[in-house]
Molecule: c-di-GMP-I riboswitch aptamer
Organism: Geoalkalibacter ferrihydriticus
């Protein structure tokens, strides 16, 4: 450097739910909490859903791209 995610191991993340905050909402932040996740980091370019003051805006743990990684076996 490339392919795999498969066996167990190190690590990581955090769904639903409750609590306080911020937003008209969607939905988002933090503390808990774990239902998952081989990128459930990251980017709203492209579809899709949702929202709206109709100007816009939200989702990346809907799917597709792009891009930067840990660990193990080969």
């Nucleotide at each position: 450097c490339c392919u795999u995610g498969u066996a167990a191991a190190a690590a990581g993340c955090a769904a639903a739910c409750c609590u306080g905050g911020a937003g008209c909402a969607a939905u988002u932040c933090a503390g808990g909490g774990a239902c998952g996740c081989a990128a459930a980091g990251c980017c709203a370019c492209g579809g899709a859903u949702c929202c709206u003051u109709c100007g816009g805006g939200a989702u990346g743990g809907c799917c597709g791209g792009g891009u930067u990684g840990c660990c193990a076996a080969g």